[in-house]
RNA sequence: GGAGCGGGUUGGGCGAUCGCGGAAAGGCCGAACGUGUUCGGCUUUGACGAGGAAAGUCCGGGCUUCACAGGACACGGUGGUGGGUAACGCCCACCGUUCGCAAGAACCGGGACAGUGCCACAGAAAGUAAACCGCCGAUCGUCGUUCACUGGUUGCGGGGUGACUCGUGACCGGGUGGCGAUGAGGCAAGGGUGAAACGGUGCGGUAAGAGCGCACCAGCGGGCCGGGUGACCGGUUCGGCUCGGCAAACCCCACCGGAAGCAAGACCAAGCAGGGCGAAGUUCUGGAUGCUGGCAACAGCGUCCGGGCGCGGGGCGGUCCGUCUCGUCAAUCGUCCGGGUAGGUUGCUGGAGCCGACGAGCAAUCGUCGGCCUAGAGAAAUGGUCGCCCACGACAGAACCCGGCUUACAGACCCGCUCCGCAU
Numbered sequence: 001g002g003a004g005c006g007g008g009u010u011g012g013g014c015g016a017u018c019g020c021g022g023a024a025a026g027g028c029c030g031a032a033c034g035u036g037u038u039c040g041g042c043u044u045u046g047a048c049g050a051g052g053a054a055a056g057u058c059c060g061g062g063c064u065u066c067a068c069a070g071g072a073c074a075c076g077g078u079g080g081u082g083g084g085u086a087a088c089g090c091c092c093a094c095c096g097u098u099c100g101c102a103a104g105a106a107c108c109g110g111g112a113c114a115g116u117g118c119c120a121c122a123g124a125a126a127g128u129a130a131a132c133c134g135c136c137g138a139u140c141g142u143c144g145u146u147c148a149c150u151g152g153u154u155g156c157g158g159g160g161u162g163a164c165u166c167g168u169g170a171c172c173g174g175g176u177g178g179c180g181a182u183g184a185g186g187c188a189a190g191g192g193u194g195a196a197a198c199g200g201u202g203c204g205g206u207a208a209g210a211g212c213g214c215a216c217c218a219g220c221g222g223g224c225c226g227g228g229u230g231a232c233c234g235g236u237u238c239g240g241c242u243c244g245g246c247a248a249a250c251c252c253c254a255c256c257g258g259a260a261g262c263a264a265g266a267c268c269a270a271g272c273a274g275g276g277c278g279a280a281g282u283u284c285u286g287g288a289u290g291c292u293g294g295c296a297a298c299a300g301c302g303u304c305c306g307g308g309c310g311c312g313g314g315g316c317g318g319u320c321c322g323u324c325u326c327g328u329c330a331a332u333c334g335u336c337c338g339g340g341u342a343g344g345u346u347g348c349u350g351g352a353g354c355c356g357a358c359g360a361g362c363a364a365u366c367g368u369c370g371g372c373c374u375a376g377a378g379a380a381a382u383g384g385u386c387g388c389c390c391a392c393g394a395c396a397g398a399a400c401c402c403g404g405c406u407u408a409c410a411g412a413c414c415c416g417c418u419c420c421g422c423a424u
Base pairs, nucleotide, nucleotide: 001420002419003418004417005416006415007414008413009412010411012389013388014387015386016385017384018383020049021048024045025044026043027042028041029040030039031038032037033036051395055406056405058404059403060402061401062400063261064260065259066258070321071320072319073318075257076256077255078254079253080094081093082092083091084090095109096107097106098105099104110252111251115250116249117246118245119244132191133190134187135186136185139184140183141182142181143180144179145178146177149174150173151172152171153170154169155168156167157166158165159164199217200216201215202214203213204212218242220239221238222237223236224235225234226233227232265346266345267344268343274337275336276335277334278333281309282308284307285306286305287304288303289302290301291300292299293298310328311327312326313325314324315323316322353372354371355370356369357368358367359366360365
């Protein structure tokens, strides 16, 4: 000097002027009755007034309602270990894998030996598969050629009285050896195809091969030792020699999970109009009472008020169990038709809050002490003008609140770290 990685701050500034919302305080007026309080109107001053993401509505909560409290299934979510947190699918540290020279970054991080499914095309074959080009042909054959060997005919030469015989050549045959080709058969080592082909290199062995055997390595599994809280890492030893990938495919395993939501809910005012339909009872039982029969004991019938069982409606995310509640001759529940209202107040901002110091911790974060109060609109508030500076100005506006994640973002500044080049 250049190229990168990780973290933090900011998101135009200053002045003047006019305007917008507004906690709180004061003044004046009116009403009420509780006699000093409440409410309303006008007016003065007025603290304070959009974000790092306010976006997405993806997670987790606070809060509200569902009367209260459960079990199981289904459904959904998460998925290495240890911590943090109110909690999480978040954050921190570490392990493993991948990428990068590195600083660092990323995560589809339990299970493929429970089962099912997929791997196009190419290729012989894509999971206990398989032979396209090829290699062998030891074993069982076939064909050709030729050697030893052998049969016959014949030419020449030698030997023999002769039958014959020796050497050499030619022809026709046989021929267990050699050579070549090849069938049955053997092979998956070599070549080819592909993202991937049932470990790699070398040696031996074999007819040719193959972990068939051996050495070294990789992988998988087991034992032992060491380090670590742990995931895991390192070392050593033994072994069959080695049956792919995908679960962000269905699935299996472990853990977690009520629902709905501020248009939740609460209060006030005003107003109306209700009607139809929908259920199984029971010689179960207690009390009161009336009547009948009976000498009495007692028995029977009815009415009323309860309890139990059964039945019906409703609540508890879906289903079942369970439980609570209402009714049981009826509707407080459900459903259909019809009518009225949709106005006001509140919820609505003091929080798992922010800032600083010290301590613990590698860190996330936690503890102690001190300080501060920083929007609450209600059809939706911060805008206009002028002047100067300058980075020439990006993404973009709260609506109950908070912790995260994801996405968008011009420019400016700061801290730490890595690599390359040059000079000293």